[in-house]
RNA sequence: UACAGAGUAGGCGAAUGAGCGUUAAGUGCCGAGUGAACAGGGAGUUGUCACUUGGACGAAAGCAUUUAAUGUUGCGGUUCAUUUGCCGCAUCCCGCUGUU
Numbered sequence: 001u002a003c004a005g006a007g008u009a010g011g012c013g014a015a016u017g018a019g020c021g022u023u024a025a026g027u028g029c030c031g032a033g034u035g036a037a038c039a040g041g042g043a044g045u046u047g048u049c050a051c052u053u054g055g056a057c058g059a060a061a062g063c064a065u066u067u068a069a070u071g072u073u074g075c076g077g078u079u080c081a082u083u084u085g086c087c088g089c090a091u092c093c094c095g096c097u098g099u100u
Stems, first nucleotide, its partner, number of pairs: 002099004010087010020076003029055008040094004061073005
């Protein structure tokens, strides 16, 4: 000098556990606002995530006890935690490792 590589946050799937809803919240879709994170260092989006809010759409209930609620089996593109698998800095510069 050239080439190759490692590593994060986060996202998705599965399993387990604990919840929530089933009087429809949540999820998913469209918009607005605020904020956060993005490899060891720096920068960082029209991408990602969280919260608030508006809009459209929309559902699976049953059984037992027996009289007011509890238990239980389901259901929901349901929430959280743990484990595990996969993907993985938009991008730019520097650094690190290997070869040359």
Predicted 3D model of a 100-nucleotide RNA (THF (Tetrahydrofolate) riboswitch aptamer).
The coordinates come from a structure-prediction model, not an experiment, and the mean pLDDT is 76.
Of the family's consensus pairs, 83% are formed in the model.
It matches the Rfam family "THF (Tetrahydrofolate) riboswitch aptamer". Rfam describes the family as follows. Tetrahydrofolate (THF) riboswitch was first reported for Ames et al. as an RNA motif in 5' untranslated (5'-UTR)regions of folate transport and biosynthesis genes in Firmicutes genomes. Its family is annotated with tetrahydrofolate metabolic process in the Gene Ontology.